[in-house]
RNA sequence: UGGUGUGGCUCAGUCGGUAGAGCAAUUGAUUCGUAAUCAAUAGGUCGGGAGUUCGAUUCUCUUCACCAG
Numbered sequence: 001u002g003g004u005g006u007g008g009c010u011c012a013g014u015c016g017g018u019a020g021a022g023c024a025a026u027u028g029a030u031u032c033g034u035a036a037u038c039a040a041u042a043g044g045u046c047g048g049g050a051g052u053u054c055g056a057u058u059c060u061c062u063u064c065a066c067c068a069g
Stems, first nucleotide, its partner, number of pairs: 001068005008023004017054001025041005047063005
């Protein structure tokens, strides 16, 4: 100097309008039982702080961690 940071993990989220998917977890159904399958549920103050705005994951500044130079 550049990039990344979003559920437990891997990642989406276009031009600012109250954040989603897959896997994992829990519960139920199915089975003699397990696995698989199906259905449902829970789980996120979007790394921290500040600013702009009616409204910020998104724009601006600063800071922290990691990666590259």